[in-house]
RNA sequence: ACGGUGAUGUCGGGAGAGCCCGCCGGGUGUGCAAGCACCGAGGCGGCGCCGAAGGAGCAACCGCCCCGGAAACUCUCAGGCCAAAGGACCGGCAUCGCCCC
Numbered sequence: 001a002c003g004g005u006g007a008u009g010u011c012g013g014g015a016g017a018g019c020c021c022g023c024c025g026g027g028u029g030u031g032c033a034a035g036c037a038c039c040g041a042g043g044c045g046g047c048g049c050c051g052a053a054g055g056a057g058c059a060a061c062c063g064c065c066c067c068g069g070a071a072a073c074u075c076u077c078a079g080g081c082c083a084a085a086g087g088a089c090c091g092g093c094a095u096c097g098c099c100c101c
Base pairs, nucleotide, nucleotide: 003099004098005097006096007095008094009093010092011091012090013089018047020046021045022044023043024042026039027038028037029036030035048081049080050079054077055075056074057073061069062068063067
């Protein structure tokens, strides 16, 4: 050098679950007015639901074995349920460190 590994950055892929109901306020169109229709990541409340940011719990297993670490399992506090954003995880590239040589 190659290879492995950790971190960071970047690019790509990336699931699930109500565009539910009610109230308030706003905007647009129409109308003399009352009103009617539409709009959205506006606010509040209600019920239902999802798990792959984060968080928590148990555990196979592991360790330096008093104790500690530990999941894609579990719980849903948080987050999410058109889209957008986010997204565990996977892959490519680059940089740095370590290991091998």

This is a predicted structure of a 101-nucleotide RNA (Glycine riboswitch aptamer) from Caldimonas caldifontis. It matches the Rfam family "Glycine riboswitch aptamer". Gene Ontology term of the family: glycine biosynthetic process. The coordinates come from a structure-prediction model, not an experiment, and the mean pLDDT is 78. Taxonomically the source falls in Caldimonas (Bacteria, Pseudomonadota, Betaproteobacteria, Burkholderiales).